[in-house]
Context: one part of a larger RNA
RNA sequence: UGGCUGUGAAGGAACUCGACAAAUUGCUCCCGUAACUUCGGAAGAAGGGAGACCCUAUUUCGGGCAACCGCGAUAGGGUGGCACAUGCCAGGGGGUAGCGACUGUUUAACAAAAACACAGGGCUCUGCUAAGACGAAAGUCGAUGUAUAGGGUCUGACGCCUGCCCGGUGCCGGAAGGUUAAAGUGAGGAGUUCACGCUCUGAUCUGAAGCCCCGGUAAACGGCGGCCGUAACUAUAACGGUCCUAAGGUAGCGAAAUUCCUUGUCGGGUAAGUUCCGACCUGCACGAAUGGCGUAACGACUUCCCCAUUGUCUCCACAGCCAACUCA
Repeated sequence: UGGCUGUGAAGGAACUCGACAAAUUGCUCCCGUAACUUCGGAAGAAGGGAGACCCUAUUUCGGGCAACCGCGAUAGGGUGGCACAUGCCAGGGGGUAGCGACUGUUUAACAAAAACACAGGGCUCUGCUAAGACGAAAGUCGAUGUAUAGGGUCUGACGCCUGCCCGGUGCCGGAAGGUUAAAGUGAGGAGUUCACGCUCUGAUCUGAAGCCCCGGUAAACGGCGGCCGUAACUAUAACGGUCCUAAGGUAGCGAAAUUCCUUGUCGGGUAAGUUCCGACCUGCACGAAUGGCGUAACGACUUCCCCAUUGUCUCCACAGCCAACUCA
């Protein structure tokens, strides 16, 4: 000097990105227990009290034929200690908000999460030699299943809901029409031949899917405006005009895991708050199953606050052990 373990006056998070680490709490019984809630919970909420040993009395239960024995319970009296769940073991607690409903799963060896999954919801395909998948095929899985089944895809408990747009892209439907390949047809033409022929070329017409075309479809991929004016203070604009569009964002939410300007403004909390909570709405650039908004319970998730507690800190000190170091 370092490591491990421990103790600490006064203060008690002033430390720090952050109470990280440490400390606190910890058992059993009794009392008591809020908001909220899906009425199950929340809850061991929170917060209190008791606990050792001895004596006396009563007694449940178990064993025993019985005497009685054993684990306990209740009432009263007493003893000792600073301390009686005396060691080890053994929850810190409360409030607020975000996200995800939940229990689960995951980057073996830097990420455990708000990511994945999930029950539930929707769309779509599939009539059985099913669709789909593997394979060159045979064949196999699907399934010894049969639409209350199986595949694909999106969403993700529950509650209230899920608006408008089919112009583009995709998908589905459409015995018309247009376009269109091979093929068929073979008007006509060319070469060659004495000729028959042979070879080549070829208008027209017939001719499938597809595409064009006509419809449908958004819990398919996706999309969901601009400018100007207007009310008897001002401001604002229910109202009007105009341009464009397939249609111009409905409900709900909103400086948000989304807000650039921004530490927006107001309120709360602090002596002091770029964070936090509640509002406002000027949404740079929320928005409805790429789901919207809520939500009890749950979470080694994330944010902020409080109580308790502490060497995290003010500010370091000391002890034990082990190293380092010096000497032998």